[in-house]
This record gives sequence, C1' cells and structure tokens, in this order.
RNA sequence: CUGGCUGCUGACGGGAGAGAUUGGGCCCGGCCCAACGCCGAAGGAGCAACCACCCCGGAAACUCUCAGGCAGAAGAACCGCAGCAGCGCA
Repeated sequence: CUGGCUGCUGACGGGAGAGAUUGGGCCCGGCCCAACGCCGAAGGAGCAACCACCCCGGAAACUCUCAGGCAGAAGAACCGCAGCAGCGCA
C1' cells in the first nucleotide's frame, strides 16, 4: 500500500405487505377519536435447528402482534456503496 472480517455512522441507491373501510368531530390540504377488518421487514417478545456449557446461557427472514403500519409522503429488516474505528493475514 492492496484485498478480507467485525462494529458504528449516512438528509446516499434499491427496498415488500396490508381498508383511499365505516361513524363522529375539527381549523375540512388534511388531522383527531372510536369501531371492525388486515400486514410484518423499525423496535420488542417467544420457541427451535444449531452453538456453548461449572453456572448463567446465545440464537432466525419462523411464530406473536405489545408497539409500529394498511392511497401518497415518511419510516422500513436486508443488500450495495462510502467514511470512521478495531481485528488479523499475505
């Protein structure tokens, strides 16, 4: 110096699903409350293959739907890219 792995960050790029439902109110672009019906890919929780094991346990895109969401916008796990930090290798 180059490539690799891990973590964090990003007004960066891509990014799914499900009622533009019904009723009421308001300052009527829209927003708020309630009702029923739904979605899973913020977060959270549960179990498991598996891993670890003296003890304590860890663990999903599976499951639940507390939270969040159901025109658009925003958000969005994950992937890519960039930067920073660390690891370790030739």
About this RNA: Glycine riboswitch aptamer from uncultured Meiothermus sp., 90 nucleotides, folded computationally. Its mean pLDDT, the model's own confidence on a scale to 100, is 78. Rfam family: Glycine riboswitch aptamer. About the family: This family represents the bacterial glycine riboswitch.